[in-house]
c-di-GMP-I riboswitch aptamer from a soil metagenome, 103 nucleotides, folded computationally. The RNAcentral record of the sequence draws on MGnify.
RNA sequence: GACAAAGGCAAACCGGAGGAAACGCCGGGACGCAAAGCAAACGGGCCUAACCCCUUCUUUUCUUGUUUACAAGAGGAAAGGGCAAGGCAGCCGCGCCACCGAA
Numbered sequence: 001g002a003c004a005a006a007g008g009c010a011a012a013c014c015g016g017a018g019g020a021a022a023c024g025c026c027g028g029g030a031c032g033c034a035a036a037g038c039a040a041a042c043g044g045g046c047c048u049a050a051c052c053c054c055u056u057c058u059u060u061u062c063u064u065g066u067u068u069a070c071a072a073g074a075g076g077a078a079a080g081g082g083c084a085a086g087g088c089a090g091c092c093g094c095g096c097c098a099c100c101g102a103a
Stems, first nucleotide, its partner, number of pairs: 001100001008033002013028004018023001031090001037096002042093003045088003052082005058077008
């Protein structure tokens, strides 16, 4: 970085299996890409929230008390919030490798 050449990659979407999810992999498919090659523990940003932590005026089980349908305590469920050494390189910067050779 060209109305070059030889090529390369593959968005959305669909199918398959994986995952809690984000998402990646395989096949199809091409929106596009001069790095849409590599690297996520180089920096920033974005996505998810399983596990864990916190909260609850919701729900339920047990115990105690008694004013007999209420109160207190403990546990489970549900909802909400937080959290990444889980993801995104086709979000940006940076780093590394790489084809061609016009202006």
Its Rfam family is "c-di-GMP-I riboswitch aptamer". Gene Ontology term of the family: cyclic-di-GMP binding.